[in-house]
RNA sequence: GAGGUAUCUUUAGCGCUAGUUCUGGGUUAGGGAAUCCUAUCCCAGAGGACGAGGUGAAGGUUGUCGAGGAGUCAGCGGAUGCCUUCCGGCUGGUCCGGCCGAGAGAACCUGCCAAAAGCUUCAGCGUGAGUUGGAGGAGAGAGGCAGGCGGGGACGCAG
Repeated sequence: GAGGUAUCUUUAGCGCUAGUUCUGGGUUAGGGAAUCCUAUCCCAGAGGACGAGGUGAAGGUUGUCGAGGAGUCAGCGGAUGCCUUCCGGCUGGUCCGGCCGAGAGAACCUGCCAAAAGCUUCAGCGUGAGUUGGAGGAGAGAGGCAGGCGGGGACGCAG
């Protein structure tokens, strides 16, 4: 360095937290007859987006789809989106144009595939804010797959 086996971790709608919010303890001040209440500050914590889909390369860019109605606030980082160029595929060849990304034909039609949280409930952990897991039930859009339909201009060559 390569390979094999076992275990653990990771593989991006993902990660993070200096603000704000919330919890516990303490300090100080005020209020109250009192258990206490309010505010400032300190320490320690909690929360901070629910899944679906998605990668040829580089650069740029506040970067897809719905669910839900909550702080899913605010912000940072990343990013499979989009744009441009390059590379590549298809359009019989070459160039232009177009559509795409090694599963390389967009739009349209038909069929199929379909979510998790929120909610209800149970259990574990935590003083608490919360958190982890199980069960119940409802319901997406983009998209994917299969079939159908759906290809322009110029040049020259081969068949």